[in-house]
Context: one part of a larger RNA
RNA sequence: UGACGGGGGCUCACACAAGCGGUGGAGCAUGUGGUUUAAUUCGAAGCAACGCGAAGAACCUUACCAGGAUUUGACAUAUAGGUGGUACUGAUAAGAAAUUUGAAGGACUUGAGCAAUCGAGAGCCUAUACAGGUGUUGCAUGGCUGUCGUCAGCUCGUGCCGUGAGGUGUAGAGUUAAGUCUCGUAACGAGCGAAACCCUUGCCACUAGUUACCAGCACAUGAUGGUGGGGACUCUAGUGGGACUGCCGCGUAAAAGUAGGAGGAAGGUGGGGAUGACGUCAAGUCAUCAUGGCCCUUAUGUCCUGGGCUACACACGUGCUACAAUGGGUGCUACAGAGGGAAGCGAGUCAGAGAUGCGGAGCAAAUCUCCGAAAGGCAUCCUUAGUUCGGAUUGAAGGCUGCAAUUCGCCUUCAUGAAGCUGGAAUCGCUAGUAAUCGCGGGUCAUCAAUACCGCGGUGAAUAUGUUCCUGAGCCUUGUACA
Numbered sequence: 001u002g003a004c005g006g007g008g009g010c011u012c013a014c015a016c017a018a019g020c021g022g023u024g025g026a027g028c029a030u031g032u033g034g035u036u037u038a039a040u041u042c043g044a045a046g047c048a049a050c051g052c053g054a055a056g057a058a059c060c061u062u063a064c065c066a067g068g069a070u071u072u073g074a075c076a077u078a079u080a081g082g083u084g085g086u087a088c089u090g091a092u093a094a095g096a097a098a099u100u101u102g103a104a105g106g107a108c109u110u111g112a113g114c115a116a117u118c119g120a121g122a123g124c125c126u127a128u129a130c131a132g133g134u135g136u137u138g139c140a141u142g143g144c145u146g147u148c149g150u151c152a153g154c155u156c157g158u159g160c161c162g163u164g165a166g167g168u169g170u171a172g173a174g175u176u177a178a179g180u181c182u183c184g185u186a187a188c189g190a191g192c193g194a195a196a197c198c199c200u201u202g203c204c205a206c207u208a209g210u211u212a213c214c215a216g217c218a219c220a221u222g223a224u225g226g227u228g229g230g231g232a233c234u235c236u237a238g239u240g241g242g243a244c245u246g247c248c249g250c251g252u253a254a255a256a257g258u259a260g261g262a263g264g265a266a267g268g269u270g271g272g273g274a275u276g277a278c279g280u281c282a283a284g285u286c287a288u289c290a291u292g293g294c295c296c297u298u299a300u301g302u303c304c305u306g307g308g309c310u311a312c313a314c315a316c317g318u319g320c321u322a323c324a325a326u327g328g329g330u331g332c333u334a335c336a337g338a339g340g341g342a343a344g345c346g347a348g349u350c351a352g353a354g355a356u357g358c359g360g361a362g363c364a365a366a367u368c369u370c371c372g373a374a375a376g377g378c379a380u381c382c383u384u385a386g387u388u389c390g391g392a393u394u395g396a397a398g399g400c401u402g403c404a405a406u407u408c409g410c411c412u413u414c415a416u417g418a419a420g421c422u423g424g425a426a427u428c429g430c431u432a433g434u435a436a437u438c439g440c441g442g443g444u445c446a447u448c449a450a451u452a453c454c455g456c457g458g459u460g461a462a463u464a465u466g467u468u469c470c471u472g473a474g475c476c477u478u479g480u481a482c483a
Stems, first nucleotide, its partner, number of pairs: 001483002003480003007477007015467002019430005026321008034312002042053002064307007073130001077129007088105002093100002108121005132296002135294003141290002143285003146281001148279001153192006159168003172183003198273004203241007213230002217228003244267001247261002249258002323423001327382007339370003344363002350357002389420001394415007436459007
């Protein structure tokens, strides 16, 4: 100087407390361990691995296994030699395919030349250098990422103090979300962080009105901004304004500041996001990529068919659906936002009980379409029951995608109707448009195992004005046989 303490002081945080809802019990989905297997590819391992890499495992993917093939190779460059019936297309035959066979057809660019033709190139073949490796080492590395933590810290120059390691600055008194600011001071300044600048949302004004809008004036219709038109409103999208403790109070020596007040759409960082200091964990990744060393080179490379990654006594994590009446069923009815769309979104009509099919208007989209939002409201049935709760499982009949749904897809209908009556010890999230609850969209994607992930809006609480304790963190101080 650090680190540590079942030392002390001050302070903070959904850390506890106060509340609300879960997990742990059930069924299923998904990941992991284990076991099994020819293979169940590999990685991730307390927090910070386990709905993680994977924003889509039937083939492909695919790295694994079995079998069948191949050796200048699936791919790149160079050199040498060869090659017009050459490159390329590829009938037929063999085969599970890869591949082999090869009938028939049959080129391109460019130089010379009238042309025939000759030369060069590309392509192809042979040979040699080499290719190739998701083989190994993340403890050889770059890059990227997680974590402490959006915590308030981490340092430097000069000066001063100390023999020195080092200290001071950065301690102290206040204050703040903050090493934020003020006072003070052997320190005076400065940098990286904090804040601000950026995006978004909340209010207003101006500008501009098409595909958006429709107040007033007309037209038309069964009805609709449907049409003329309008530039008010909504909205769209560009530019400005607005919030700064500015004002009053409180506070102090003076400040910094502040559980109050006014005005205001908004008040003391208005809400949310992006943004992550010096460093820690030899943290993670050689399987995104790049890369040193090592290893394989008729194989640890490459191609193909089939299988596996989907196994199943079991254990754990994360979720979904429930156990019901604040509910379930049926009928009628209302209101979003944000996104996507050309090998695409697909309207109306028609067929079907439905999944869906036939068909194809319109739309590279404020125009067309996905698109009926659901919870909600109104009416009615059910009356506490393993039930009109719950939907697992299984059977049957269909539909869709795709070369192909057996291992191993999704959807529909009918039938079946399991466990489950609120969950032990323990444990998680959340402080406001939050939790809880309700649906909608997107990426990946032929289809889809999505209940996941990333977004969007609808309805919309309770509690905390405390810091004794648990956990973690910051500053000061103290002890130490630790470094």
Predicted 3D model of a 483-nucleotide part of an RNA (small-subunit ribosomal RNA, 3' major domain) from an uncultured organism. Its Rfam family is "Bacterial small subunit ribosomal RNA". The RNAcentral record of the full RNA draws on Greengenes.